[in-house]
RNA sequence: GGUCUCUUAGCUCAAUAGGGAGAGUGGCGCCCAGUUAAGGCGAUGGUUGCAGGUUCGAGUCCAGCAGAGACCG
Numbered sequence: 001g002g003u004c005u006c007u008u009a010g011c012u013c014a015a016u017a018g019g020g021a022g023a024g025u026g027g028c029g030c031c032c033a034g035u036u037a038a039g040g041c042g043a044u045g046g047u048u049g050c051a052g053g054u055u056c057g058a059g060u061c062c063a064g065c066a067g068a069g070a071c072c073g
Base pairs, nucleotide, nucleotide: 001072002071003070004069005068006067007066010025011024012023013022019056028042029041030040031039049065050064052062053061
């Protein structure tokens, strides 16, 4: 330098060929417990990497930029 894949909550990851952004975990509060841990309950957390286009409607499709990885040279 070229090709391909990925970027979503603090972290690990979903969202089946465009139509309700979710789970686990962490942190927080409460209960239980001699204390801690474990356990139970509840609430909480997002400009979907950035800025555009297509569309009635985009996490999803298209082009650009940035970052990460694999392969080729």